Molecule: SAM riboswitch aptamer (S box leader)
Organism: Chitinophagaceae bacterium
RNA sequence: CACUUAUCAAGAAAGGCAGAGGGAUAUGGCCCGAUGAAGCCUUAGCAACCUGACUUGCUCUGUAACAAGAGUAUUCAAAGGUGCUAACUCCAUCCCCACAAUGAUGUGGGGACAGAUAAGAC
Repeated sequence: CACUUAUCAAGAAAGGCAGAGGGAUAUGGCCCGAUGAAGCCUUAGCAACCUGACUUGCUCUGUAACAAGAGUAUUCAAAGGUGCUAACUCCAUCCCCACAAUGAUGUGGGGACAGAUAAGAC
């Protein structure tokens, strides 16, 4: 990099170095930024994907019956592996539906595409 599955409306910032950009990409918006952007470092925090623990329920395996084992859901934790800590993934773009308006846009909803993160597989 391409593949599979899950999630993406919640949550959580200070300091140091640095010095002009940044919000993934393209276009259009709208924002953040010299009261200091990106990037790097330190510390702190958030969350609970992987992870750990207990109880209970269910399913499966198993047994003569138990035991035992596996899976799953709920609950708790945060030591470890990641991730994250402006704005819904900042918003729209393509398709469909409803309403309003009527020369074509607005609002709301659903989906697709793309992206991000995790786990897996290669």